[in-house]
Molecule: c-di-GMP-I riboswitch aptamer
Organism: Deltaproteobacteria bacterium
RNA sequence: ACCCCGAAAAGCCAAACCUUUCGUAAGAAAGGGACGGAAAGCGGCGGGUCUUGCUACCAAGCCAGAUGAAGACGGCCGAGCUACCGAA
Numbered sequence: 001a002c003c004c005c006g007a008a009a010a011g012c013c014a015a016a017c018c019u020u021u022c023g024u025a026a027g028a029a030a031g032g033g034a035c036g037g038a039a040a041g042c043g044g045c046g047g048g049u050c051u052u053g054c055u056a057c058c059a060a061g062c063c064a065g066a067u068g069a070a071g072a073c074g075g076c077c078g079a080g081c082u083a084c085c086g087a088a
Base pairs, nucleotide, nucleotide: 005086006085012037013036017032018031019030020029021028022027035075041081042080045078046077047076048073049072050071051070052069
């Protein structure tokens, strides 16, 4: 130095909830706020969960549903890339 690991120290991020905005929605952004986090940093690669406007099908029409398709969740899990400190 690197890998594993996570004592100490310096810091970091920010759940629920509230306000505003965007979105049909899941949800996202900003501010407040801390449940927690050693990658709770990045990117949708794999799995999983969630949402559904539009189009098409069924259909006399409506509603519902299924399929397709699109989207969301990285603080759902796994994997990948990068990163502060350095006791046992």